This is a predicted structure of a 74-nucleotide RNA (transfer RNA) from a Bacilli bacterium. The sequence was found in a public genome assembly. Taxonomically the source falls in Bacilli (Bacteria, Bacillati, Bacillota). Rfam family: tRNA. Rfam describes the family as follows. Transfer RNA (tRNA) molecules are approximately 80 nucleotides in length.
RNA sequence: GUCCGCGUAGCUCAGCUGGAUAGAGCACUCGCCUUCUAAGCGAAUGGUCACGUGUUCGAAUCACGUCGUGGACA
Numbered sequence: 001g002u003c004c005g006c007g008u009a010g011c012u013c014a015g016c017u018g019g020a021u022a023g024a025g026c027a028c029u030c031g032c033c034u035u036c037u038a039a040g041c042g043a044a045u046g047g048u049c050a051c052g053u054g055u056u057c058g059a060a061u062c063a064c065g066u067c068g069u070g071g072a073c074a
């Protein structure tokens, strides 16, 4: 340099045949339980869906560009 994949919560990821309020587990916080801790149970919190532009009535999802990251080839 060319080509391909990936980027969603603090972490690991699902959702990508466009459709209504964006989710799970773990972690953190609070409560219950326990003599205490751990475990268990319940609840709450946490997101510009990497960024920008476009298409569309409607975009995490489609198109183009940029950035980051991994891989293949040279």
Base pairs, nucleotide, nucleotide: 001073002072003071004070005069006068007067010026011025012024013023019057029043030042031041032040050066051065052064053063054062